[in-house]
RNA sequence: AAAACUCAGCUGGUUUAGAGCACCUGCCUUACAAGCAGGGGGUCAUAGGUUCGAAUCCUAUUGGGCCCA
Numbered sequence: 001a002a003a004a005c006u007c008a009g010c011u012g013g014u015u016u017a018g019a020g021c022a023c024c025u026g027c028c029u030u031a032c033a034a035g036c037a038g039g040g041g042g043u044c045a046u047a048g049g050u051u052c053g054a055a056u057c058c059u060a061u062u063g064g065g066c067c068c069a
Base pairs, nucleotide, nucleotide: 001062005020006019007018013052023039024038025037026036027035045061046060047059048058049057
């Protein structure tokens, strides 16, 4: 290392993991943009472990980045 992209998620706690941007639909407009309203989109890199409970803790693996020699 999480939505197409950029990232929040604090010290493990609610059943449904959020934001911006992008995308789709509607409103508005002569039209476009902007704005407003709504919507879709995620196996939280993979596999195990700990725990009543894991995006969060531990281990291994894979990929990428930075630093030192």
Notes
Transfer RNA from Porphyromonas pasteri, 69 nucleotides, folded computationally. It matches the Rfam family "tRNA". The RNAcentral record of the sequence draws on ENA.